Predicted 3D model of RNase P RNA and transfer RNA as a complex of 425 nucleotides. Model confidence (mean pLDDT): 77 of 100. Rfam match: Bacterial RNase P class A. From the family's description: Ribonuclease P (RNase P) is a ubiquitous endoribonuclease, found in archaea, bacteria and eukarya as well as chloroplasts and mitochondria. By type it is a ribozyme.
[in-house]
RNA sequence: GGGAGGAGGCGAUCGCGGGUCGGCGUAUGCCGACUUUGAGGAAAGUCCGGACUCCACAGAGCAAGACGCUGGGUAACGCCCAGGAGGGGUAACCCUACGGAUAGCGCCACAGAAAAUAUACCGCCCGCGUCAUGCGGGUAAGGGUGAAAUGGUGGGGUAAGAGCCCACCGCGUUUCCGGGCGACCGGGACGGCACGGCAAGCCCCGUCUGGAGCAACGUCAAGUAGGAGAGCCAGGAGCGGCUCGUUCCGUUUCGCCUUCGGGCGGGUAACUCUCGGGUAGGCGGCGCGAGGCUGUUGGUAACAACAGUCCCAGAGAAAUGAUCGCCCUCGACAAAAUCCGGCUUAUACCUCCC
RNA sequence: GCGAGAUAGCUCAGGCGGUCAGAGCGUCGGAUUCAUAACCCGGAGGUCGAGAGUUCGAGUCUCUCUCUCGC
Numbered sequence: 001g002g003g004a005g006g007a008g009g010c011g012a013u014c015g016c017g018g019g020u021c022g023g024c025g026u027a028u029g030c031c032g033a034c035u036u037u038g039a040g041g042a043a044a045g046u047c048c049g050g051a052c053u054c055c056a057c058a059g060a061g062c063a064a065g066a067c068g069c070u071g072g073g074u075a076a077c078g079c080c081c082a083g084g085a086g087g088g089g090u091a092a093c094c095c096u097a098c099g100g101a102u103a104g105c106g107c108c109a110c111a112g113a114a115a116a117u118a119u120a121c122c123g124c125c126c127g128c129g130u131c132a133u134g135c136g137g138g139u140a141a142g143g144g145u146g147a148a149a150u151g152g153u154g155g156g157g158u159a160a161g162a163g164c165c166c167a168c169c170g171c172g173u174u175u176c177c178g179g180g181c182g183a184c185c186g187g188g189a190c191g192g193c194a195c196g197g198c199a200a201g202c203c204c205c206g207u208c209u210g211g212a213g214c215a216a217c218g219u220c221a222a223g224u225a226g227g228a229g230a231g232c233c234a235g236g237a238g239c240g241g242c243u244c245g246u247u248c249c250g251u252u253u254c255g256c257c258u259u260c261g262g263g264c265g266g267g268u269a270a271c272u273c274u275c276g277g278g279u280a281g282g283c284g285g286c287g288c289g290a291g292g293c294u295g296u297u298g299g300u301a302a303c304a305a306c307a308g309u310c311c312c313a314g315a316g317a318a319a320u321g322a323u324c325g326c327c328c329u330c331g332a333c334a335a336a337a338u339c340c341g342g343c344u345u346a347u348a349c350c351u352c353c354c
Numbered sequence: 355g356c357g358a359g360a361u362a363g364c365u366c367a368g369g370c371g372g373u374c375a376g377a378g379c380g381u382c383g384g385a386u387u388c389a390u391a392a393c394c395c396g397g398a399g400g401u402c403g404a405g406a407g408u409u410c411g412a413g414u415c416u417c418u419c420u421c422u423c424g425c
Stems, first nucleotide, its partner, number of pairs: 001354006008327007016038002018035007040333001044344002047342005052213004064209005069083005084098001085096004099204002104202002106198003121143002123139006151169006170193001171191004176187004217284004227275005232267002236253006242245001254265004291310008328331001355425006363379004372410001381397004403419005
């Protein structure tokens, strides 16, 4: 430096959740007995990916978002494994948001001559001129600024210089050769170099993505809640009266057609019955699973296949605690709530391997 | 199961990253007044919630965490 494992142990008593059985009770339930029964490596954050359920949906595209070296694993992933390239470390080893800057747009403060396309402050060299400061031209080697300055070192060359030329290194291109599935690596040829940086700025390219979430959803279904239909034909409706009333008195009564069997239509306050929806509430979803352990085989590995074996929380306002004894290293972070695979974060101490 | 936010003592700005850390109120000093307030002048006050990363450079961009508020 890397990896794996444990997460106080054992015993006794009491208490709580789940399950099974028994008793009582119409039932909700109550009581009792028995248990191979009862939190984690992160149950956490809710950051990704799926299962499951409902809704939506012809196909394709756009928008929006995520991801981004290569190959493989997986139900899937932004995860994992192996490799490449780059970077860090003396080393073991570790880290990487690692496509494209020649598709386009944008930005690069201050300083500096000049910040992406042009250019020269000091200097160097040449010419001209002057007492001197200077003027014109060449140069980009040297100095200076900056995070970054137009390849580096050496030699030749030159008035001074410069890829101007050459060697090596670097860089770019390549329908070249060899290795590799590939990223890429090694070599050759070509190019004097033409191409600064930023995409965790917009963007381009490629790949992926329908939405909502267990308070999903399914099912049973109380009412002095509400809907529909039928029975039903008067407490309704009409007319009249009076002491003029939503409240009294009286009276008539469903209408039409009819072959008298019935048919069509109307009304419906209360009562009775029926039906479906559905609130409260109950039940399901709910734990046998992309499951654990052991072994064999394949694979560098992640992982897969096969065989054997095991059953391992399931509440519904929420159960794991307390006391005592012994021992040790004197015990951290922290507790399920639909389930699973990851990531991230928190974590005292101990053991083992390299 | 989802969605917003954190900048001075308080309330808030901060555009496409750069000498840009600001405004109002408050506070301190001065001036004014017989004195106080108001008005006027000047000053102090900030780890931009925390830690990493990208970049020459981060309040701003990205990731992780903490806290607060809302559905």